[in-house]
């Protein structure tokens, strides 16, 4: 160069045309225990955080189509 896949909160992911979920980590607050008496530990609640970028298509796009960047693979 050329060829496929993939791109979603800090990390992982899950939705593939019609409200953007979930684990973790971080933030608050409650219980409860340990002690060093304001700190750790567990268990709970809760509040924040995201669709790589540009255009099309359609009433409506994270979803579908082109172009562009990146990652991983392949090929020469």
């Nucleotide at each position: 160069u050329c060829c496929a896949a993939c791109g979603u909160a800090g990390u992982c992911u899950a939705g593939u045309g019609g409200c953007a979920g979930g684990a973790c980590a971080g933030c608050u607050g409650g219980c409860u225990a340990a002690u060093u008496u304001a700190u750790u530990a567990g268990c709970c609640a809760g509040a924040a955080a995201a669709c790589c970028c540009g255009g099309g298509u359609u009433c409506g796009a994270c979803c579908c189509c082109c172009g562009g960047c990146g990652u991983u693979g392949g090929a020469a």